[in-house]
Formats: sequence, structure tokens, C1' cells
RNA sequence: CCGUGCUAGGUGGGGAGGUAGCGGUGCCCUGUACCCGCAAUCCGCUAUAGCGGGACUGAAUCCCCACCCGAGGAGCAGGUUUGUGGGGACAUGCCGUCGCCAAGUGGUGUUGACGACCAGGUCCUGCGCAAUGGGAAUCCGUGAACCGGGUCAGGACCGGGAGGUAGCAGCCCUAAGCGGACCCUCUCAUGUGCCGCAGGGUAGCUUGGCCCGAGCCGGCUGGCGGUGGGCGCCCGGAAAUCUGUCUUCGAAGGUGGGUGCACGG
Repeated sequence: CCGUGCUAGGUGGGGAGGUAGCGGUGCCCUGUACCCGCAAUCCGCUAUAGCGGGACUGAAUCCCCACCCGAGGAGCAGGUUUGUGGGGACAUGCCGUCGCCAAGUGGUGUUGACGACCAGGUCCUGCGCAAUGGGAAUCCGUGAACCGGGUCAGGACCGGGAGGUAGCAGCCCUAAGCGGACCCUCUCAUGUGCCGCAGGGUAGCUUGGCCCGAGCCGGCUGGCGGUGGGCGCCCGGAAAUCUGUCUUCGAAGGUGGGUGCACGG
């Protein structure tokens, strides 16, 4: 140096979480990488830290170590935004609210603003008229077994007679009452009236007239003042997102180095 057969090792690793700790199952990253059984209020172990069974490979592209680069995870710090607990302040700023001003803007105004005056309305009192409703009156009808009227057949009574008396039914009429009509009259009332008359009042609003002659209103912006304390301020805490010559772990990849045994030639 070559060949054959073996062995250690390997056939994925990592992060967070969990755990006294380690590894695994579950999540995530890397990226392709033997099989079966177990496992989350879990499974297996104890610094040689998954266990049990099987298969393949095997001293190197493959196993081991160091370094570089570095996906990704975790921590810390800071920034921004949005909720939230407590405190403080009313000095300043934002916001809400009230009042004033009228610079801007808008509206309105010489087809006459503001203001002044006169008259009317709106308001109150009284009266009237009308309307509506009730009652009365008026008219019509009806209306009494006897105890209302008239006439009273028949019958009754008195009388010698002439004659007289009371009177049922019927008919006619009427009282109270009942029903209806008319709104001509009277009376009472009113959640009634583009009604009328008289008196009062007239702050405000409104209609008309007249005088004057350019302002008036305050919607928005702005200014000033008052007020509230939702923010902004202080001390905490939460979520999302971004950043870091920050800390830590670190897959895949790259570079360098290292690692056997037996037999035969």
C1' cells in the first nucleotide's frame, strides 16, 4: 500500500416551554433525515441522564473536535401607538361648556338696516250677537172601569099622575202624564266664534303707517374672560409594532485537524 472480516460511532440537529436536572412525546426553526412500542394534571432516566426490540452502515462525503458564517428562538434596554389603575395640578398647552367682542368669513339690508313715534292684534274685564246643548212655552196625537166634565139608550128610584132624581155602558171632551213636531218665543249653560261694542293694559312679539339714513345678525374661524377636569404631567401595569457595535442558545453550510482491531498478500 492492497484485500477480507469486525468494533467504537452513525442513520438528524436546535430553540422556547416544562423539569431539581437530562432526554422524549406536543409547538416552532432548519431541511429530507431507518422501522416498531410508550407518553401532558405525561413517559423514560440520574451526570455515561429517553427506555425496550429490530434493521442498515461503518473508520470516513458520512464518526469526533475547534474556528468562521449564520436561519431562527429567548432575555434586556429604548422608541412609537392604543387601552388601563392610582395621584397631583388648574400656572402654561389641547379639549368640552358658558358669556362678551365683531377682525376674517357667511347671511341680511338703499325694493330701506338699527333706532324713535303713532295705530291695530296678541292679554284682561263687562255687554251684545251668533253657534251648540238642556229646559219651558206653542202645536198635533194620545190620555181616567168608579173616586173628571157633557150627553146619557137600556135599566133603577120617588110620585096617583104630570113630572122629577141619581146615573152604568157607548159617544164627545179634558187634567196630570206620555209621544211627536217646530226652532217662532222665553230661559239656563259653554274647552264654541278669522263676530261686534265699550273700558283697561301694552314688558315682549307681531302687522301697518311715518321720521331718520347704514347698519344689523352671530352660523364658522379668531380674540378676551369664566368654568369643568377628559387629556397633556407623576408613579405603576398591559398589548401591538420598530430598533440595538446589547446578552444568550443556536440548525444548515464552509475551513482546518483528529480517530481503531484481527487476519492474509